[in-house]
Context: one part of a larger RNA
RNA sequence: GGAUGAACGCUGGCGGCGUGGAUAAGGCAUGCAAGUCGAACGAACCUUGCCAUAUGAAGAACAGAAUGAGUAGCAAUACAAGUGAAGUUUUGAUUAUGGCGCUGGUUAGUGGCAGACGAGGUAGUAACACGUAGAUACGUACCCUAAAGUCGCGAACAACUCACCGAAAGGUGAGCUAAUACGCGAUAGUCCCUCCGGGGUAAAGUUUUUCGCUUUAGGAACGGUCUGCGGGAUAUCAGCUUGUUGGUAGUGUAAUGGACUACCAAGGCUAUGACGUCUAGGGGAGCUGAGAGGCUGACCCCCACCGAUGGGACUGAGACACGGCCCAUACACCUACGGGUGGCUGCAGUCGAGAAUCUUCCACAAUGGACGAAAGUCUGAUGGAGCGACGCCGCGUGGUUGAUGAAGUGCUUCGGCACGUAAAGACCUUUUAUGAGGGAAGAAUUUUAUUGACGGUACCUCAUGAAUAAGGGGCUCCUAACUCUGUGCCAGCAGGAGCGGUAAUACAGAGGCCCCGAGCGUUAUCC
Numbered sequence: 001g002g003a004u005g006a007a008c009g010c011u012g013g014c015g016g017c018g019u020g021g022a023u024a025a026g027g028c029a030u031g032c033a034a035g036u037c038g039a040a041c042g043a044a045c046c047u048u049g050c051c052a053u054a055u056g057a058a059g060a061a062c063a064g065a066a067u068g069a070g071u072a073g074c075a076a077u078a079c080a081a082g083u084g085a086a087g088u089u090u091u092g093a094u095u096a097u098g099g100c101g102c103u104g105g106u107u108a109g110u111g112g113c114a115g116a117c118g119a120g121g122u123a124g125u126a127a128c129a130c131g132u133a134g135a136u137a138c139g140u141a142c143c144c145u146a147a148a149g150u151c152g153c154g155a156a157c158a159a160c161u162c163a164c165c166g167a168a169a170g171g172u173g174a175g176c177u178a179a180u181a182c183g184c185g186a187u188a189g190u191c192c193c194u195c196c197g198g199g200g201u202a203a204a205g206u207u208u209u210u211c212g213c214u215u216u217a218g219g220a221a222c223g224g225u226c227u228g229c230g231g232g233a234u235a236u237c238a239g240c241u242u243g244u245u246g247g248u249a250g251u252g253u254a255a256u257g258g259a260c261u262a263c264c265a266a267g268g269c270u271a272u273g274a275c276g277u278c279u280a281g282g283g284g285a286g287c288u289g290a291g292a293g294g295c296u297g298a299c300c301c302c303c304a305c306c307g308a309u310g311g312g313a314c315u316g317a318g319a320c321a322c323g324g325c326c327c328a329u330a331c332a333c334c335u336a337c338g339g340g341u342g343g344c345u346g347c348a349g350u351c352g353a354g355a356a357u358c359u360u361c362c363a364c365a366a367u368g369g370a371c372g373a374a375a376g377u378c379u380g381a382u383g384g385a386g387c388g389a390c391g392c393c394g395c396g397u398g399g400u401u402g403a404u405g406a407a408g409u410g411c412u413u414c415g416g417c418a419c420g421u422a423a424a425g426a427c428c429u430u431u432u433a434u435g436a437g438g439g440a441a442g443a444a445u446u447u448u449a450u451u452g453a454c455g456g457u458a459c460c461u462c463a464u465g466a467a468u469a470a471g472g473g474g475c476u477c478c479u480a481a482c483u484c485u486g487u488g489c490c491a492g493c494a495g496g497a498g499c500g501g502u503a504a505u506a507c508a509g510a511g512g513c514c515c516c517g518a519g520c521g522u523u524a525u526c527c
Stems, first nucleotide, its partner, number of pairs: 001527004006523005013395006019388002026351003030348003035113003040110002043107004049100006058091005066083002070079003120306003130230007138223003143219008151185004160175006191200003205211001232278003239269003244266008281303004285296004308329005331342004359385001361384003367381001368379004398428004408419004433464006442454001471516005476497003482511005492499002
């Protein structure tokens, strides 16, 4: 001088792009981070429509109890227009119950696919873990290509109903039922086994097409295994090893192999460092350096490993599985004390320890992933916003003019000199700021239409007004930059040399000057 995932001190206007738990792989409240499919299936519930039964408002028709203007009559009485109760028929609102199939939806369950990816961390590991160059005795769901097939039957178990146990978590018994769930049979070859005679193994439906299912062969991409070489420290670790080294025969595996078992032999490694111990994820890369090298392994990418600790298998194409299961341990929580529940090294957030590291935000609009025929659903991946000068880059804090060289302050040889065109004043500008108006691209393969979290953001135009914006460190030499006052080996400074004991350019303050500048110094570490 350069660098940093930095921290601390003083200071702090804006934007873009990055970046941010390095310590306790310490403990975690709360919410979310892996679901999806009704075009596999049986149900339950809701919606809409129709039908049946019951109800029967209101209207119309028939009917005519009762009443009765009035007519005849002296009266009893007779006749009587009109008004009109009960009842009958019909149209049929409303309400209730039940049934049906349609459309659409919701929910738990059976079933399929996905939860082995994505996301996080670096504890362990000095090893075929990684890098590089090869090898083969192997596997592969989804995807692509090609060929063939897709026949017949059956028994269950959830859900559901009933009964019961438990505080809960949850569980038990009986009964019913569907399927692309399960089982049996048939058929079969380019499949498998074979003593070459033969033997054995498949399927699933649904529909309008599609979408599927089974078998075989090939591909793509991915993975398993093996090998050469390469890259830490230590000899104050010198000998290590009995499945050890090799063979035969088996077991096991997708597959080779002491991987494992039995038997046989006695080998194998080591001063070119075995064995042990310490440290450590490896690489692409990053920093520095003219280079050779040295140091590092944050962010991003590839690989490996881990998921409270230790162990185990199940399912599956794939796991010995972060948000699956079982056991043990520690810890924590609930409890009716009998018993249960949990795993943030996912995103936020909290406590703790620490010099120290962020929001319990928005959206699936884009990219990608899972499922689905699709619409779509889910997605703390991702896209964004927020916080932090943590870093890099860019911009600004005004420009021109202005000498009575004002006032003030400091110094002074008391004449003056410096701050200094600096200020004031005058004339401009408006980056930025604030306000107002307009306003994107990112969005599409169905080229129609719809769809933007960011965001009324970026950007554009106008208005206002120098208006909103400068500090930090240093000044003896190394090392750019000096005087005065105070102090008096005191107080103090300091990276090294060193300074301070009465005129200190080295301490403290002031004025001036130097360096850098939204930063400047200090500390730590590397070259």

Source information
The part of an RNA shown here (small-subunit ribosomal RNA, 5' domain) has 527 nucleotides and comes from a Minisyncoccota bacterium. Rfam family: Bacterial small subunit ribosomal RNA. The full RNA is in RNAcentral, with records from SILVA. The coordinates come from a structure-prediction model, not an experiment, and the mean pLDDT is 82.